This is a predicted structure of a 1363-nucleotide RNA (small-subunit ribosomal RNA) from an uncultured bacterium.
Its mean pLDDT, the model's own confidence on a scale to 100, is 85.
[in-house]
RNA sequence: CAGGCCUAACACAUGCAAGUCGAACGGCAGCACAUUCUAGCUUGCUAGAAGGGUGGCGAGUGGCGAAUGGGUGAGUAACGCGUAGGAAUAUGCCUUGAAGAGUGGGACAACUUGGGGAAACUCAAGCUAAUACCGCAUAAGCUCUAAGGAGGAAAGCUGGGGACCGCAAAGCCUGGCGCUUCAAGAAUAGCCUGCGUCCGAUUAGCUAGUUGGUGGGGUAAGGGCCUACCAAGGCGACGAUCGGUAGCUGGUCUGAGAGGAUGGCCAGCCACACUGGAACUGAGACACGAUCCAGACUCCUACGGGAGGCAGCAGUGGGGAAUAUUGGACAAUGGGGGCAACCCUGAUCCAGCAAUGCCGCGUGUGUGAAGAAGGCCUGAGGGUUGUAAAGCACUUUCAGUGGGGAGGAGGAUUGACAGGUUAAGAGCUAGUUAAUUGGACGUUACCCACAGAAGAAGCACCGGCUAACUCCGUGCCAGCAGCCGCGGUAAUACGGAGGGUGCGAGCGUUAAUCGGAAUUACUGGGCGUAAAGCGUGCGUAGGUGGUUUAAUAAGUUAUCUGUAAAAGCCCUGGGCUCAACCUGGGAAGGCCAGAUAAGACUGUUAGACUCGAGUAUAGGAGAGGGUAGUGGAAUUUCCGGUGUAGCGGUGAAAUGCGUAGAGAUCGGAAGGAACACCAGUGGCGAAGGCGGCUACCUGGCCAGAUACUGACACUGAGGCACGAAAGCGUGGGGAGCAAACAGGAUUAGAUACCCUGGUAGUCCUAGCCCUAAACGAUGAUUGCUUGAUGUGGCAGGUACCCAAUCCUGCCGUGUCGAAGCUAACGCGAUAAGCAAUCCGCCUGGGGAGUACGGUCGCAAGGCUGAAACUCAAAGGAAUUGACGGGGGCCCGCACAAGCGGUGGAGCAUGUGGUUUAAUUCGACGCAACGCGAAGAACCUUACCUGGGCUCGAAAUGUAGUGGAAUCCGGCAGAAACGUCGGCGUCUAGCAAUAGACCGCUAUAUAGGUGCUGCAUGGCUGUCGUCAGCUCGUGUCGUGAGAUGUUGGGUUAAGUCCCGCAACGAGCGCAACCCUUAUCUUCAGUUGCUACCAUUUAGUUGAGCACUCUGACGAAACCGCCUCGGAUAACGGGGAGGAAGGUGGGGAUGACGUCAAGUCCUCAUGGCCUUUAUGUCCAGGGCUACACACGUGCUACAAUGGCCGAUACAAACCGCUGCAAACCCGCGAGGGGGAGCUAAUCGGAAAAAGUCGGCCUCAGUUCGGAUUGGAGUCUGCAACUCGACUCCAUGAAGCUGGAAUCGCUAGUAAUCGUGGAUCAGCAUGCCACGGUGAAUACGUUCCCGGGCCUUGUACACACCGCCC
Repeated sequence: CAGGCCUAACACAUGCAAGUCGAACGGCAGCACAUUCUAGCUUGCUAGAAGGGUGGCGAGUGGCGAAUGGGUGAGUAACGCGUAGGAAUAUGCCUUGAAGAGUGGGACAACUUGGGGAAACUCAAGCUAAUACCGCAUAAGCUCUAAGGAGGAAAGCUGGGGACCGCAAAGCCUGGCGCUUCAAGAAUAGCCUGCGUCCGAUUAGCUAGUUGGUGGGGUAAGGGCCUACCAAGGCGACGAUCGGUAGCUGGUCUGAGAGGAUGGCCAGCCACACUGGAACUGAGACACGAUCCAGACUCCUACGGGAGGCAGCAGUGGGGAAUAUUGGACAAUGGGGGCAACCCUGAUCCAGCAAUGCCGCGUGUGUGAAGAAGGCCUGAGGGUUGUAAAGCACUUUCAGUGGGGAGGAGGAUUGACAGGUUAAGAGCUAGUUAAUUGGACGUUACCCACAGAAGAAGCACCGGCUAACUCCGUGCCAGCAGCCGCGGUAAUACGGAGGGUGCGAGCGUUAAUCGGAAUUACUGGGCGUAAAGCGUGCGUAGGUGGUUUAAUAAGUUAUCUGUAAAAGCCCUGGGCUCAACCUGGGAAGGCCAGAUAAGACUGUUAGACUCGAGUAUAGGAGAGGGUAGUGGAAUUUCCGGUGUAGCGGUGAAAUGCGUAGAGAUCGGAAGGAACACCAGUGGCGAAGGCGGCUACCUGGCCAGAUACUGACACUGAGGCACGAAAGCGUGGGGAGCAAACAGGAUUAGAUACCCUGGUAGUCCUAGCCCUAAACGAUGAUUGCUUGAUGUGGCAGGUACCCAAUCCUGCCGUGUCGAAGCUAACGCGAUAAGCAAUCCGCCUGGGGAGUACGGUCGCAAGGCUGAAACUCAAAGGAAUUGACGGGGGCCCGCACAAGCGGUGGAGCAUGUGGUUUAAUUCGACGCAACGCGAAGAACCUUACCUGGGCUCGAAAUGUAGUGGAAUCCGGCAGAAACGUCGGCGUCUAGCAAUAGACCGCUAUAUAGGUGCUGCAUGGCUGUCGUCAGCUCGUGUCGUGAGAUGUUGGGUUAAGUCCCGCAACGAGCGCAACCCUUAUCUUCAGUUGCUACCAUUUAGUUGAGCACUCUGACGAAACCGCCUCGGAUAACGGGGAGGAAGGUGGGGAUGACGUCAAGUCCUCAUGGCCUUUAUGUCCAGGGCUACACACGUGCUACAAUGGCCGAUACAAACCGCUGCAAACCCGCGAGGGGGAGCUAAUCGGAAAAAGUCGGCCUCAGUUCGGAUUGGAGUCUGCAACUCGACUCCAUGAAGCUGGAAUCGCUAGUAAUCGUGGAUCAGCAUGCCACGGUGAAUACGUUCCCGGGCCUUGUACACACCGCCC
């Protein structure tokens, strides 16, 4: 400075909002004054009475006003509003002009009297005035008229006054105001018209005063405005009628604009005044604060009857998320009345309330590093808050106190002067001047003084969008969130804090509008697959339209004129200190109206043209349509013949048919339907669709040549016609096929797929239905734009006629492709390219093509076609993966071919479960389960019970204190531990003291196999020793990405070769390493022994040739030959060789996957615990046992068992050890102790094997569990709970269901041996050698894997998604 009930046009208490005029009138209730009378008396004072005489004035008559101003937006989709026009009108007050105002009359209020009523009010009688009312006269340029004429008004009041008149009043004169008539003006008001003005067609027909005419009436005025009669019109797809919503505009907000939304304040118009209706008065109303009637509501009442209308200003209740004072003043502006003074004015001007908005101002300014304290963070150093504060020096706006102080005031009244009027110096009056007087706001604005930094800062945010980051708390809880999304123990996203960012007397939230959104696209979108082309044609209205001449001027363009109110926006001045705000001037604004000009383009009119379109003539192709006739093959049925047992059907079957003769076969007959071959991305048709042959009727198309018509054309809302299959009703027909139905199978079920039957239907007829993925998912028409190659029809050319071929042109139908287009895929003269015309359609998914309504249909149903609600997507095309009971190629003990097992028994061992005080914990498909554990009686040990300790069992530092340390013993106790005692006295220094060591106390801290492997490191498993996984540069793609890495071969291999828009490179493969197989060389002890000696014995001499040991080397590379292959890579065969095609074995594990495993190896973040979740000790437990599973051992026996004899290894280990000989014991073992720190000694016997004997098929001379007894060894200790030995006992088990495991050669199988751990304790684990097989056709299938390709609605990726 501005705005302030947007909701209940809901209801309202109280006060105020429209009065004024005594200069229209009669008057006098109230007030005051003068006068008269009376009384008291201080003779001018008091009291009383009379009296309209005066100032004035209640009520009344009368005039003007009350129709403005103020409020509200209910109604209204309308000539209501806006804009531009129009003619048939009216107008009080105001201005101008013309004329007049003469003369009479009778009333009614007030008042008085009487009456009724509670009141409001009212009745009767009587008196009275007027500028109230009514005549008469006069009158026009007024009104009416039949043009002769007729009608036709008025009012006075007041100031002053010289002469005249009069008692006075008055007359008269003069001024002012008022009155009557007419005309004009101004400004208003009424009426009419063009254009513009929301949504709905699930509102398509509306209309009887309706449309028009004539007569009459009515109005201020035109008009069906009203009425009588006549005619039958009027409006409507350019949206009538109906329904819904809404006051309209200038403007306001937004927007680049075009638009979209809106109509609060201010201004113009309209409408309304409790609801509905009506008229009266009046210039003006059908009247917000008038009347009447009806209604609802409220109030009063004496119950008879009355009163009221805040959407005026305040205010109240109510409604609501929500909107103010029952304020001051007429001082200003404006209005009403009045001659005026003046009165009235909730209009207005002011004040009050609320940060509601806009604008301006303040809450200090400068300096100030010890970078204070405190807070927060920290890597502990520091950083930050922060010159911020404090301190020092200044300033004083605003607020406070006191003082001063404009402007808004122009006027009015009185006096004087002087002009006009006038007879006049009265009076009145524009002007000058003097005096007096008037401010609600108001304690005004503004100025001065005083004091003191003094009284004055908040709100939101800090994950991205979006400027601004850390800590703590919380732990998918609490909560946040505009969208995406945060939160499940390290949250910049929740809450708090510190810090920061943004704005600032405000800041955030919510609601709303426009924008962004080209997301309704006029400017400025689309329709093959994302939503979207009608199933197809004919055609009406409409839209659009070839060449040329002339005219016209409707559209168009330009100029001018009028208007587009003011305010607002914009420009430019001015005024408040600035600004907001106010104010002056200007400019701008229309699809508006009128005028003039132009004549290109469009239109219109007239004329012409031929290329668009069409007609005629002579040809051509065709399953184009309709009707009638006709043909053969096949199926089925019937009749007859032959003939016998099955037929049929399926993955396999069964139902079914058949000895009453089927099926098969031959002959004959009947009947219906469909037309093999030809046949073709061939033909025809608008589409649906059309297929034996013949005839008739008939539509369209194509190429050629000439003639004719002369734009006749294109599209096409409604409309009309056609329109597969199925379906419907009528009458026929019915062979085959076949919904429904029945039966048989399949299956968990099988209302299915398969089979056997079978009815509607399929066929004909004349009618309905009207839909399809009716698809090229691509509307019709026209023109233009490089090509290649098939195919159908026609015409022309070339060679000698024809044919064929080739070339050219037109029409149709395909494929591939240029430019261009496209989101991509793709389209590409048959466009989805470049353009034009017209139509249809789309606007997120679902609900839903559903409901309701309408319409069509016999029905089924069709056409048209929503909303509520709900979701944050739905969708297209392409990419990379993954997946597929998709395809191709390839590999693996993957299958197959074999051998041996497991699953059944007993036992061992692990796991689950159960049990328990505890049965410590972990591992769970492969990839947990003889796994961590390479060895639980105590210990281990983490578990349980009980008993102890608390700086602690072990570590480090500091301070204090005591003592060397150490060793030995007693007592109680289960021990730990407690307690008592003894020996002893360290080093340096004279000593004090210091040092080492051991305790105690205190303090920093220790400790934790406590939790989280989903916070982690490291290590490990697995896919998988599978052949893969990537990068740089280039190229391609809008992009994700692709290419390389794909392809042809080849390999164990992304191994190699060739090709290739790719060229290179890296991690993997291979090789390099170890071992084994052959040999050479070197070296010969503890090894070896051919030769020579020697011996029981390589024992010894001798030797190092051989074996062996262990070092350096050699050797194998498709190197050689041959064949195949692209001459390559490579493959097949062969030679030679100890070994042949990576010779065998090992170590070696790409990018990654499984939130795989491990916090109990170790390390480690966070959390938890601290007289305990730490630590010490004893005992117990980890060893339990209805049961289930995994891994093993031993067996079930004769290829065996037992007894006797006898042969041949490798590797390994040994001083806290291995231990020989010898002796004892049936044996485990004991005694013993030589030798050996090991090619020397020892463990040590190898076993299967071989030779000989017994057993003879049995629960056994198989098998050894279990149990009893007796022992041995280790160890502090074998009860819970060790191993072994002997005697006795002698269980199950006679080869193992479904299922399942390992193995491809020195392998499987089988046999024994050693080692780690370890006092003792393997059927486990690791290692060693002995004996020593069978089989692999092959890749269909199961499992796993690799490469290419394909589909995908999957991406947590098929253990998916989804109904």